[in-house]
């Protein structure tokens, strides 16, 4: 980089550093010199991998745990984007998809 697969309406922040944009893209909207984004430290959340049990050989499922590997810790993936349902139309709503993020496994 790419493929497969699962999840994405829950949850969880303080301190220090730096100094200008950040929220993937586009539009909207929002955050940001009362210092964002990012980095470091210490916490925390969650339970994908992992461990134990139901339990046996394996898988799936369910319940429990949190030492370790990731992840996350503004806003539903911040909302939408494409197609459809419904609607006179617009707004709003719902369904599916695309794109993205994260884990696990493979090339």
């Nucleotide at each position: 980089c790419u493929c497969u697969u699962a999840u994405c309406c829950a949850g969880a922040g303080c301190g220090g550093g730096c100094g200008a944009g950040a929220g993937a893209u586009c539009g909207g909207c929002u955050c940001u010199a009362u210092g964002a984004c990012c980095c470091c430290g210490c916490g925390g959340c969650a339970a994908c991998c992992c461990c134990c049990g139901u339990a046996c050989g394996g898988c799936a499922a369910c319940g429990g745990g949190a030492a370790g590997g990731u992840g996350c810790u503004a806003a539903c993936u911040c909302c939408g984007a494409c197609a459809g349902a419904g609607g006179u139309a617009a707004a709003g709503u719902c369904u599916g998809g695309u794109a993205g993020a994260u884990g696990a496994g493979g090339g």
Notes
Model confidence (mean pLDDT): 84 of 100. Predicted 3D model of a 107-nucleotide RNA (SAM riboswitch aptamer (S box leader)) from an Anaerolineaceae bacterium. NCBI's taxonomy places the organism under Bacteria, Bacillati, Anaerolineae, Anaerolineales, Anaerolineaceae.